[in-house]
């Protein structure tokens, strides 16, 4: 340099292929309360992601298209 795959809460992932109706879901972690002599466990509640970034298509984009950045793999 060329090609392929990937980027979604602190972390791990689902959703993407085949766009859809108001809110992006789960586990774990975090915070508060209950429980307990205390902690842990358990129970209840809560906060947290403009879906890597920019642009395009569309009535509507995490999802389709283009570019950029980053990571991994392969080829040279």
């Nucleotide at each position: 340099g060329c090609g392929g795959c990937c980027g979604u809460a602190g972390c791990u992932u689902a959703g993407c292929c085949c766009g859809g109706u108001u809110u992006a879901a789960a586990g774990u972690g975090c915070c508060u309360g209950c429980c307990u002599g205390u902690c842990a466990c358990g129970c209840a509640g809560g906060a947290g992601a403009u879906c890597a970034c920019g642009g395009g298509u569309u009535c509507a984009a995490a999802u389709c298209c283009c570019g950029u950045c980053g990571g991994c793999c392969g080829c040279g």